């Protein structure tokens, strides 16, 4: 990088550190009542894989992922309303994740 699929469900407690974080922009929100990141144990669940057993689905175990907010919300195009209020509904762009190549 490139193709499929999937993203409104669902899972956090303890230690270290010490100002930043939510991918990028704008918003809005987390965080000194301690964010992020990292070790411990736990957890969720989605794809792969392999076991039972035996039927289209369970249940174990494995890899890899996740454990604030819809992928926090918009970004860009159609369409609806609305006329000083900014809202809805597609799809597509980016991003994530796991399969393959």
């Nucleotide at each position: 990088u490139c193709u499929u699929a999937u993203c409104a469900a669902g899972a956090g407690a303890g230690g270290u550190u010490g100002a930043g974080g939510g991918a990028c922009u704008g918003g809005c929100c987390c965080g000194a009542u301690g964010a992020c990141a990292c070790c411990u144990c736990g957890g969720c669940a989605g794809c792969g894989g392999a076991a039972u057993a035996g039927u289209u689905g369970a249940u174990u175990c494995u890899g890899u992922g996740c454990c604030a907010a819809a992928u926090c919300c918009a970004g860009c195009a159609a369409g609806c309303a609305a006329g000083u209020u900014a809202g809805c509904u597609u799809g597509a762009a980016a991003g994530a994740u796991a399969a393959g190549a």
The RNA shown here (SAM riboswitch aptamer (S box leader)) has 101 nucleotides and comes from Robertmurraya massiliosenegalensis. Model confidence (mean pLDDT): 81 of 100. Its Rfam family is "SAM riboswitch aptamer (S box leader)". Rfam's curators write: The SAM riboswitch is found upstream of a number of genes which code for proteins involved in methionine or cysteine biosynthesis in Gram-positive bacteria. RNAcentral holds the sequence, with entries from MGnify.